[in-house]
RNA sequence: GCUGUUGUAGCUCAGUGGUAGAGCACCCCCUUGGUAAGGGGGAGGUCGGGCGUUCAAUCCGCCUCAACAGCACCA
Numbered sequence: 001g002c003u004g005u006u007g008u009a010g011c012u013c014a015g016u017g018g019u020a021g022a023g024c025a026c027c028c029c030c031u032u033g034g035u036a037a038g039g040g041g042g043a044g045g046u047c048g049g050g051c052g053u054u055c056a057a058u059c060c061g062c063c064u065c066a067a068c069a070g071c072a073c074c075a
Stems, first nucleotide, its partner, number of pairs: 001071007010024004018055001026042005048064005
């Protein structure tokens, strides 16, 4: 330098055109004499960034950033 994969909640991951979900963690409550376990509720994300396509983009196209992998080049 070229190619590919990945990037979504604090963490691990789903979702793949119709304005986003689970588990754990966090907060409140129930249960207990008190913990743990269990149960109920809640908060939390402009989907790495930008520009396009579309009535509508996390999803499609282009550019770009980061991590990883492969290939190539120089010494």
The RNA shown here (transfer RNA) has 75 nucleotides and comes from an Alphaproteobacteria bacterium. Rfam family: tRNA. The family's RNA type in Rfam is transfer RNA. Taxonomically the source falls in Alphaproteobacteria (Bacteria, Pseudomonadati, Pseudomonadota). The coordinates come from a structure-prediction model, not an experiment, and the mean pLDDT is 83. The sequence is in RNAcentral, with records from ENA.